[in-house]
Predicted 3D model of a 72-nucleotide RNA (transfer RNA) from a bacterium. Rfam family: tRNA. Rfam's curators write: Transfer RNA (tRNA) molecules are approximately 80 nucleotides in length. Gene Ontology term of the family: triplet codon-amino acid adaptor activity.
RNA sequence: CGGGGCGUAGCACAGUGGUAGUGCGCUCGGUUCGGGACCGAGAGGCCGGAGGUUCAAUCCCUCUCGCCCCGA
Numbered sequence: 001c002g003g004g005g006c007g008u009a010g011c012a013c014a015g016u017g018g019u020a021g022u023g024c025g026c027u028c029g030g031u032u033c034g035g036g037a038c039c040g041a042g043a044g045g046c047c048g049g050a051g052g053u054u055c056a057a058u059c060c061c062u063c064u065c066g067c068c069c070c071g072a
Stems, first nucleotide, its partner, number of pairs: 001071007010024004018055001026042005048064005
């Protein structure tokens, strides 16, 4: 310098046009003498950033930032 992949909740990931979900963790409650396990409820992210297309974008396009891989 060129090509490719990934970036979504504290962590690991799903969702690939119709205003975002699962597991673990966290908080509250139940259960217990108390804890763990188990059960119920809840908080927490507008999707790395900017622009564009569209009635509508996490999703498509362009640029850009970070990490990883391949080539030179």
Its mean pLDDT, the model's own confidence on a scale to 100, is 83.